[in-house]
Context: one part of a larger RNA
């Protein structure tokens, strides 16, 4: 200069706590971890920074594990068989899970393409992430880091980077042996809010006409219609504006800035993410790659392809969910409402799919629409709302396990892929010591869409929908930052 202190003083975080909310950690089911089993139960990751992570929902492939079976795709060199024949393939039949000429019996066919042998090579989800690129994750989401020029000091090395106020911020403002300055925060992108001002729309409405159907109490109301017109409020997307803490006020050297109020679509850096500095760590990946040393291995293969079986095995720990435990509910009716997306050809079969027909349901037949603001689709989504019914009982609350039928996806469903139908009706009466995540359209309560996907979500990334309680602080615990400090540690 660091590190470290059960020294100190200041500051900061709901990955700390306080005030609370919702839970977890008990039930019972899914799913990672480890153990145990096992021919395998492949593996990789172990405090935060491993465990619904590896985009890891694995029936086949995937696959790396296991029982067996084919196959060379062993490049090229050298030398050697060898056109009187180097190899090559095969019916049948033993064999074999196999219609594998694998193999072995019997002969036929082939015609320099292999075969033998050395030598090198090629492969390999084989070893080595402690050999390493690249990416990532993490010290570290805090504010931090660095050189020039000048000053201090033999020097290492300091000051600049700082007593103080102040911000989310090494953010200003002061104040100053510093003076100008870079990265990094911020500015910057991307979204989400606001515009009766532009720009425009038969892929997007609205309004008036027309035509047309119900209801009508003269009046008139709601439907329907694709080509009459206009227009752009809504709707969708370019160009732009728009906020800068803008004005009052109250604290503050009356600087920086805070606290209320005013106007405003917005006044927590407007919200919410992205990007993100120096220095590292022997974190993670060799199983993301035709990146990649070295090794090891290559024909009885660790290469690769077929069958078939494991990753799902259950006396147990342990992690992340789901569902409950009921009456603020459960079970019929009925009522009314989103928003992110997504969709047929690279090959030959793949995709969203209304709408009519069967069928109790899952589904299943036929006719269409769409390469998509046009179709599906206003994705009429679920929690919600309102009415019947039930009445506090393991009860009509829970739905595990199980039997049986039925349908789908796939070659293939036994170990039950998923749906359905009826019967069964387990534990659980709210959860110990522990312990996690949260401050505003946020928790939490609902569900939809994407990814993965032949088929399967209780994950996972995103969306809207109903929407609190309490802080709006502190530094006690648990960390972090900086300063003084002690130190026989580097």
């Nucleotide at each position: 200069u660091g590190a470290c202190g059960g020294a100190a003083g200041g500051g900061c975080a709901c990955c700390a706590c306080c005030a609370g909310g919702a839970g977890u950690g008990g039930a019972g089911c899914c799913u990672g971890c480890g153990g145990c089993u096992u021919a395998a139960u492949u593996u990789g990751a172990c405090u935060c920074a491993a465990c619904a992570c590896g985009g890891g929902g694995a029936a086949a492939c995937u696959c790396a594990c296991c029982a067996g079976g084919u196959c060379c795709a062993g490049a090229c060199a050298u030398a050697g068989u060898a056109a009187g024949g180097a190899u090559u393939g095969a019916c049948a039949g033993a064999u074999u899970g196999a219609g594998a000429g694998c193999u072995c019996u019997u002969u036929c066919u082939u015609g320099a393409u292999u075969c033998u042998a050395u030598g090198g090579g090629u492969g390999g989800u084989g070893g080595u992430g402690c050999a390493u690129g690249g990416c990532c994750g993490u010290u570290c989401u805090u504010a931090g880091u660095u050189g020039g020029u000048g000053g201090a000091g033999u020097g290492a090395u300091u000051u600049g980077u700082c007593u103080g106020g102040u911000u989310a911020a090494u953010u200003c403002c002061g104040a100053u042996a510093a003076c100008g300055a870079a990265c990094g925060a911020g500015a910057c992108c991307u979204u989400a809010g606001u515009c009766u001002g532009c720009u425009a729309a038969a892929u997007a409405g609205u309004u008036g006409g027309g035509c047309u159907c119900a209801c009508u109490u003269u009046g008139g109301u709601g439907g329907g219609u694709u080509u009459c017109a206009a227009c752009u409020u809504c709707u969708u997307a370019g160009a732009g504006a728009g906020a800068c803490u803008u004005c009052u006020u109250a604290c503050g050297c009356a600087u920086a800035g805070u606290g209320a109020g005013a106007g405003g679509a917005a006044g927590u850096u407007u919200g919410a993410g992205g990007c993100a500095a120096u220095a590292a760590c022997a974190g993670g990946u060799c199983u993301g790659u035709g990146a990649u040393g070295c090794c090891c291995u290559u024909a009885g293969a660790u290469g690769u392809u077929c069958u078939g079986g494991g990753c799902c095995g259950c006396a147990c720990g342990c992690g992340c969910g789901c569902u409950a435990c009921a009456a603020u509910g459960a079970u019929g009716g009925a009522g009314g409402c989103a928003g992110c997306a997504a969709g047929u050809a690279a090959u030959u079969c793949a995709c969203c799919u209304u709408g009519g027909c069967c069928g109790g349901a899952a589904g299943g037949c036929c006719c269409g629409g769409g390469u998509a603001a046009u179709c599906u689709u206003g994705u009429g989504a679920a929690a919600c709302u309102u009415u019947a019914u039930c009445g506090u009982g393991u009860u009509g609350g829970g739905g595990a396990u199980u039997g049986u039928c039925c349908u789908u996806u796939g070659u293939a469903a036994u170990u039950a892929u998923c749906g359905g139908a009826c019967a069964u009706g387990a534990a659980c009466g709210a959860g110990g010591a522990a312990u996690u995540c949260c401050u505003a359209g946020u928790a939490a309560g609902c569900g939809c869409a994407a990814g993965u996907c032949a088929u399967c979500a209780g994950c996972u990334u995103g969306c809207g929908u109903u929407g609190a309680u309490u802080a709006c602080g502190u530094c006690c615990c648990u960390g972090c930052c900086c300063u003084u400090u002690g130190u026989a540690c580097a």
Small-subunit ribosomal RNA, 3' major domain from Rhizoclosmatium globosum, 490 nucleotides, folded computationally.
The coordinates come from a structure-prediction model, not an experiment, and the mean pLDDT is 80.
Rfam family: Eukaryotic small subunit ribosomal RNA.
The organism belongs to Rhizoclosmatium, within Eukaryota.
The RNAcentral record of the full RNA draws on Rfam.